Model confidence (mean pLDDT): 85 of 100. The part of an RNA shown here (small-subunit ribosomal RNA, 5' domain) has 478 nucleotides and comes from a Thermoflexales bacterium. Lineage of the source: Bacteria > Bacillati > Chloroflexota > Thermoflexia > Thermoflexales. The sequence was found in a public genome assembly.
Context: one part of a larger RNA
RNA sequence: GGAUGAACGCUGGCGGCGUGCCUAACCCAUGCAAGUCGAACGCCCCGCAAGGGGAGUGGCGAACGGGUGCGUAACACGUAGGAACCUACCCCAGCGGAGGGAAUAACCCUGCGAAAGCGGGGCUAAUACCCAAAAGGAUCCGCGAGGAUCAGAGUCCGCAAGGGCCUGCUGGGAGGGGCCUGCGGCCCAUCAGCUAGUUGGUAGGGUAACGGCCUACCAAGGCUAUGACGGGUAGGGGGUCUGAGAGGACGAUCCCCCACACUGGAACUGAAACACGGUCCAGACACCUACGGGUGGCAGCAGGGAGGAAUAUUGGACAAUGGGCGAAAGCCUGAUCCAGCAACGCCGCGUGGAGGAUGAAGGCCUUCGGGUUGUAAACUCCUUUUUGGGGAGAUGAGCAAGGACAGUAUCCCCAGAAUAAGCCACGGCUAACUACGUGCCAGCAGCCGCGGUAAUACGUAGGUGGCGAGCGUUAUCC
Numbered sequence: 001g002g003a004u005g006a007a008c009g010c011u012g013g014c015g016g017c018g019u020g021c022c023u024a025a026c027c028c029a030u031g032c033a034a035g036u037c038g039a040a041c042g043c044c045c046c047g048c049a050a051g052g053g054g055a056g057u058g059g060c061g062a063a064c065g066g067g068u069g070c071g072u073a074a075c076a077c078g079u080a081g082g083a084a085c086c087u088a089c090c091c092c093a094g095c096g097g098a099g100g101g102a103a104u105a106a107c108c109c110u111g112c113g114a115a116a117g118c119g120g121g122g123c124u125a126a127u128a129c130c131c132a133a134a135a136g137g138a139u140c141c142g143c144g145a146g147g148a149u150c151a152g153a154g155u156c157c158g159c160a161a162g163g164g165c166c167u168g169c170u171g172g173g174a175g176g177g178g179c180c181u182g183c184g185g186c187c188c189a190u191c192a193g194c195u196a197g198u199u200g201g202u203a204g205g206g207u208a209a210c211g212g213c214c215u216a217c218c219a220a221g222g223c224u225a226u227g228a229c230g231g232g233u234a235g236g237g238g239g240u241c242u243g244a245g246a247g248g249a250c251g252a253u254c255c256c257c258c259a260c261a262c263u264g265g266a267a268c269u270g271a272a273a274c275a276c277g278g279u280c281c282a283g284a285c286a287c288c289u290a291c292g293g294g295u296g297g298c299a300g301c302a303g304g305g306a307g308g309a310a311u312a313u314u315g316g317a318c319a320a321u322g323g324g325c326g327a328a329a330g331c332c333u334g335a336u337c338c339a340g341c342a343a344c345g346c347c348g349c350g351u352g353g354a355g356g357a358u359g360a361a362g363g364c365c366u367u368c369g370g371g372u373u374g375u376a377a378a379c380u381c382c383u384u385u386u387u388g389g390g391g392a393g394a395u396g397a398g399c400a401a402g403g404a405c406a407g408u409a410u411c412c413c414c415a416g417a418a419u420a421a422g423c424c425a426c427g428g429c430u431a432a433c434u435a436c437g438u439g440c441c442a443g444c445a446g447c448c449g450c451g452g453u454a455a456u457a458c459g460u461a462g463g464u465g466g467c468g469a470g471c472g473u474u475a476u477c478c
Base pairs, nucleotide, nucleotide: 001478002477003476004475006474007473008472009471010470013349014348015347016346017345018344019342020341021307026305027304028303030302031301032300035060036059037058040057041056043054044053045052046051067260068259069258077184078183079182080181081180082179085177086176087175090173091172092171093170094169095168096167097166099131100130101129107122108121109120110119111118112117137150138149139148140147141146154165155164156163157162186232187231188230193223194222195221198220199219200218201217202216203215204214205213235257236256237255238254239250240249241248242247262283263282264281265280266279285296286295287294288293313339315338316337317336321335322333323332324331325330352382353381354380355379362373363372364371365370387415388414389413390412391411392410396405422467423466424465425464426463427448428447429446433462434461435460436459437458443450444449
């Protein structure tokens, strides 16, 4: 000098675009953040009907999106490859959708419980569940003949013909994911030896899949100064800051990947989870209780407490973009788009312009002559960015309608210099000097150093220099 997610002191007019718990992965009141489908199904309520509403069965979604950085020195990440794999929804292609059956919620009756909730009896539907299936197809075994295995459901429109959706099997695609490997990127040797599923083999199990992933048996291996093992620290990358570069430091916001969801463990469902707003167990904590027993998890968006030098609204809207469901209308969406707060940052604008000497008054200095503040002010003329008032008023929305932002941006008219300047420094480094006060006191200070009676270094004033809606200080990095 540059930089910052900054903080502190003094000061503070406006706009645009960004950014905003770096600390306690500390604890959380309240509301919202994931639903949707009646064109899968039976039922209940309102209604004359049309139609509307409700819980339940069932389907799809809830594994995305959003948050955080605890853990992790690891194939976690980056990059380049690899083979033994999976893939709901979407796209392309081929072949099918013919028969039966038994239940169960809702509902009715009833019991227990303070509650959370749980049970018994009876009825019923389905694209829920079960059985079976020609042809065809696929997979596996087999040289072959052949053998084994695998699934299925309807609904809507239409008078009908037929069509749409859905669905079963198979092959391919797209996108997504699991697995393996080479290489790369922290500190400590005051960590020197480490290792028993350990290293390899055989057989089996398991998985979507290779594998010591797991088990049994056999062998005795495997790693290490090119740093094993141990300890400390840490999410990684694209990037950011700095620097001429090489490099150094960092990893907020945005994008990709990973890990986590009160702490620890486990599986279930599912195409995919070992699952933030799912389940079970244990623990700590908190709450309710009729003391028998229950309930909860903001590292989602707001918001509260605590911690801290320090970090915002319990806002609006689904109008746009995107997502889930639905044939659609549409519903949901604290994703998102907007608004609010904060000079936290960057950028832009303004606080007036021109004229104006007899150099007014006042202040300060003075050798008392004067000098300086200083064209500065007053005063004259002008302008209206801003400001205030009034009027008009969008784009963003696609074929029509539909805009949270928003009566916003922008435009026009009127008024009036009006509404708007500070902060730090002035001994040298370093740009800017005098007076008074003080008297090694009070104080200053980044370094050198100032102050003990004329202090350009302390305090105040005048003047001056620098930057300017900021200016200084502190902290950190280059």